[in-house]
Predicted 3D model of a 533-nucleotide part of an RNA (small-subunit ribosomal RNA, 5' domain) from an uncultured bacterium. Its Rfam family is "Bacterial small subunit ribosomal RNA". Its family is annotated with structural constituent of ribosome and ribosome in the Gene Ontology. The coordinates come from a structure-prediction model, not an experiment, and the mean pLDDT is 81.

Context: one part of a larger RNA
């Protein structure tokens, strides 16, 4: 300079923001997700059915080969939404609500009749979809036969000789090695066969649908298939705290073959092989923390941070698991297990504010159990609408940031007071007093928005803002004044009280305590404490 600040002492007003950094402590109460009668039966607000609930809204506990950021990538998936094609036929079954009887204190369940559909289950039909087959044509590789080139180098393989070298002091019969020699393959092209992919044609297999509105045209849907957008999920690579008083870790561990899993690559799993794989360029463990855009501070380089706003991670009492689903391992969904709470007839059972409020408790600290769906965005619905504590707003708090204001002009006998003196003075001081003025703010009176392209519809709001009336009227404090630092006298205490940021002040003339007058400096704030640059 800075701040999500606190504390003291004061304290007018209006615009923007911004308010549990602590116990991811516990939660009374009320709301925060439904919608659609143009899918269905039915008296129904309940029930069957769809879509939505995976968004939106909150924490940062946890995370340091993870996440995030940047730039690249390949083996994927996509509900609604946009183009484009082609269907959209014939049937049949269950079951809740319901009625009967039954059990439970509830919470809820059973039995047993009976009923609908855009619920559910087969049948037909289908192709540029899947899966198999055959056919052409292309490329790859591997094999065989031919045919041409061209080296004699080298490397691998077979043969051979017998001197020489060594393994072994001496010797060389064996063996092995090495040096000599001799032979062979190792390229290129065609041709035929096999296997593998790509493209194209035929042929075979296997899978759909569902109705609703409407007088009718005709709207929404529903099944398949291509193909976009936009989303999301997977992989590599760099960047990315601190601690060697942590040096060695790893057995699914590193890799490959095959399998299974996924929407998809991968030890993601497993089976079997082989013994890989990281590491002083710090592995491994420990510690501490959500990342970034960006805030702060500094000329910059750099350092600190990561409140509000936006991206992206994670996480919903604590641990684990799935289910449904295009999409969760799922905050106001569903099992288990823990702890905690609460009702209970003792048999059982309900519950999760790190959603908006607001409550205890922790603490030095942080709002109201407010209005509206009017607008902007979401969810559902053909709409009309419904919902919506996202959001708009309004309320508290000087928490910050910026603005206005607390009067202005003129006034010397330099009044009275008050301080202080060398007793002349000097100083507050044009300061007041008084005169002339003016009304931002303030109170009172009346008008009165835009925010809603179209009809209707405004929480904010009688708000902002305009007009007029009154009347200097409602509105200044806070630290400092020895040096560093802008600013000094008087009394009082007397190494006591007491004061300090560092030096240090105080023991009888303290400009350093205290208290008065006086100045400085800041200003609806002003000082102190705490952090960081």
């Nucleotide at each position: 300079g800075a701040u999500u600040a606190a504390c003291g002492u004061u304290g007018g007003c209006a615009g923007c923001g911004u308010g549990c950094c602590u116990a991811a402590u516990a939660c009374a109460u009320g709301c925060a997700a439904g919608u659609c009668g143009c899918g269905c039966g039915a008296u129904a607000u309940a029930g069957c059915g769809g879509c939505a609930a995976a968004c939106g809204a909150g924490a940062g506990a946890g995370u340091a080969c993870a996440a995030g950021c940047a730039a690249g990538g390949a083996a994927c998936a996509u509900g609604c939404c946009c183009c484009c094609g082609a269907g959209u036929g014939a049937a049949g079954g269950a079951u809740a609500g319901c009625c009967a009887c039954c059990c439970g204190a509830a919470a809820g369940g059973g039995u047993g009749g009976g009923u609908a559909a855009u619920c559910c289950u087969g049948c037909a039909u289908a192709a540029c979809a899947u899966c198999c087959c055959u056919c052409a044509c292309c490329c790859u590789u591997c094999a065989a036969a031919g045919a041409c080139a061209g080296a004699c180098u080298u490397u691998a393989g077979u043969c051979u000789a017998u001197u020489u070298u060594a393994a072994u002091u001496c010797g060389u019969a064996u063996u092995u090695u090495a040096c000599g020699g001799a032979u062979u393959g190792a390229g290129u092209c065609u041709u035929u066969a096999a296997a593998g992919g790509a493209u194209g044609a035929g042929g075979g297999a296997u899978c759909a649908a569902a109705g609703c509105c409407g007088u009718a045209a005709g709207g929404c849907g529903c099944u398949u298939g291509g193909g976009g957008a936009g989303u999301g999920g997977c992989c590599u690579u760099g960047c990315c705290c601190c601690u060697a008083u942590c040096a060695g870790c790893u057995a699914g561990u590193u890799g490959g073959u095959g399998a299974g899993g996924u929407a998809a690559a991968g030890g993601c799993u497993c089976a079997c092989c082989a013994a890989g794989g990281c590491g002083a360029u710090g592995a491994c463990g420990g510690g501490u923390a959500g990342c970034u855009g960006g805030u702060c501070u500094g000329a910059g380089a750099g350092g600190a941070u990561g409140a509000c706003c936006a991206g992206c991670c994670u996480c919903g009492a604590u641990g684990g698991g799935a289910c449904u689903g295009a999409g969760a391992c799922a905050c106001g969904g569903c099992c288990c297990a823990u702890a905690c709470u609460c009702c209970u007839a003792c048999g059982g059972g309900a519950g999760g504010c790190a959603g908006c409020a607001g409550u205890a408790g922790g603490g030095a600290a942080u709002u109201u159990u407010g209005c509206a769906c009017a607008a902007u965005g979401g969810a559902c619905g053909c709409a009309a609408g419904u919902c919506u504590g996202a959001u708009g707003c309004a309320g508290c708090a000087a928490c910050g940031c910026u603005g206005c204001g607390u009067g202005a002009a003129g006034g010397a006998u330099g009044a009275a007071g008050g301080u202080u003196u060398u007793c002349g003075g000097a100083u507050c001081g044009u300061a007041a007093a008084c005169u002339u003025c003016u009304u931002u703010u303030a109170u009172c009176u009346g008008g009165g928005a835009a925010u809603a392209a179209u009809c209707u519809u405004g929480a904010a709001g009688g708000u902002a803002c305009c007009a007029g009336a009154u009347g200097a009227a409602u509105a200044a404090g806070c630290a400092c004044c020895g040096g560093c630092c802008a600013a000094c006298u008087a009394c009082g205490u007397g190494c006591c009280a007491g004061c300090a940021g560092c030096c240090g002040c105080g023991g009888u003339a303290a400009u350093a305590c205290g208290u008065a007058g006086g100045g400085u400096g800041c200003a609806a704030a002003c000082g102190u404490u705490a952090u960081c640059c």